[in-house]
RNA sequence: CUCAUCGAGACCGGCUGAGGGACAGGCCCGUUGAAGCCGGGGCAACCCGCGGAGUUCACCACUCCGAAGGGUGCCAACUCCUGCGGGAGCCACGAUGUGUGGCUUGCCGAGAGAUGAG
Repeated sequence: CUCAUCGAGACCGGCUGAGGGACAGGCCCGUUGAAGCCGGGGCAACCCGCGGAGUUCACCACUCCGAAGGGUGCCAACUCCUGCGGGAGCCACGAUGUGUGGCUUGCCGAGAGAUGAG
């Protein structure tokens, strides 16, 4: 840089001791123990490998399903929410230009971020 995914799921013990949730704002978590390190457990199914089905004369490739051996990842809150643009609703101003501003929103898209594969 490209592609895919991101409303689901999954915690205990030891050491240690004040921070953490990427950034900003908010809102949360935290001495009933944050972050980090170590040990064990679990979730998930992205990649490799494995089994089955489809396809094929057959093989490869591809698609789907399954299990979970290996490599990652993950185990508060939707990626905690918003951050840019639009839709919808409400309010205010303004008065006929169908405008401007504010608020709300389990509505859409983008951006940012995370993870995997290349």
Predicted 3D model of a 118-nucleotide RNA (SAM riboswitch aptamer (S box leader)) from a marine eukaryotic metagenome. Its mean pLDDT, the model's own confidence on a scale to 100, is 85.